[in-house]
The prediction has a mean pLDDT of 75. The RNA shown here (c-di-AMP riboswitch aptamer (ydaO/yuaA leader)) has 153 nucleotides and comes from Paenibacillus nanensis. The RNAcentral record of the sequence draws on Rfam.
RNA sequence: AAUAACGUAACGCUGAAUUUUCCGCAAGGAAGAGCGGGGGAACCAAAGCGGCGCGCAUGUAGGCGACCGCAGGGGUGAAUCCAUUUGAAUGGUAGGGAGAUCUCGACUCCCGAAUCCGACAGCUAACCUCGUAAGCGUUCAUCGAGAGAUAAG
Numbered sequence: 001a002a003u004a005a006c007g008u009a010a011c012g013c014u015g016a017a018u019u020u021u022c023c024g025c026a027a028g029g030a031a032g033a034g035c036g037g038g039g040g041a042a043c044c045a046a047a048g049c050g051g052c053g054c055g056c057a058u059g060u061a062g063g064c065g066a067c068c069g070c071a072g073g074g075g076u077g078a079a080u081c082c083a084u085u086u087g088a089a090u091g092g093u094a095g096g097g098a099g100a101u102c103u104c105g106a107c108u109c110c111c112g113a114a115u116c117c118g119a120c121a122g123c124u125a126a127c128c129u130c131g132u133a134a135g136c137g138u139u140c141a142u143c144g145a146g147a148g149a150u151a152a153g
Base pairs, nucleotide, nucleotide: 009139010138011137012136013135014134018033019032020031021030022029023028034132035131036130037129038128039127044122048070049069050068051067052065053064054063072120073117074116075115076114081092082091083090084089095111096110097109098108099107101147102146103145104144105143106142
């Protein structure tokens, strides 16, 4: 001097996931504020197939059922869908994010997962209820126009 790793501080990114108070030696527990999710009227919307049973009936069709079976269905999330492949996987895509205030435009780089409920939930005022995690990056941060904030002089 360079590279790598670890730790701390500050700043920042995805995300709802931040903050205050009280109790406790601590671990931790509890309650609020803020932010976010689910259930839940009217109106509106929606109404699978087969079997079995009911009553009518000559029979069929059609109707009803809080019964049985099949295909299920639904939530959080941007994360859906298509094609190719024996498969692994590959390519694309609805949609989403970043490039350090906001708006518009340009350019570039990424994501396009996972998981939960358990036959069950449309919307939905009142009302009820739940979550407030996890994982990363940088030591400086692309360009143009406009708007604003802070600091210094």